[in-house]
RNA sequence: UUCGAAAAAGGCAUACCCGCCGCGAGGCGGGGACGCAAAGCCAGAGGUCUCCAAAAAAGAGAUAGCUCAGCUCCCGAAA
Numbered sequence: 001u002u003c004g005a006a007a008a009a010g011g012c013a014u015a016c017c018c019g020c021c022g023c024g025a026g027g028c029g030g031g032g033a034c035g036c037a038a039a040g041c042c043a044g045a046g047g048u049c050u051c052c053a054a055a056a057a058a059g060a061g062a063u064a065g066c067u068c069a070g071c072u073c074c075c076g077a078a079a
Base pairs, nucleotide, nucleotide: 001078002077003076004075011036012035016031017030018029019028020027021026034065040071041070044068045067046066047063048062049061050060051059
């Protein structure tokens, strides 16, 4: 630097349930594991979703477990 076939040590945590917060999308905590080698961080670009609204635009938000960009990283393999 590239990669994730095999292995080890660990890590995260979908659906769902309970509590709290939020108009909502959703978030946080506990339980729980569908999965994940960045399922670590980040809302810059696109996408999706919510609120507002007759509708669109504008605006304000949500999503990093939708994609890309940026930053960082465990173990192993190859060069």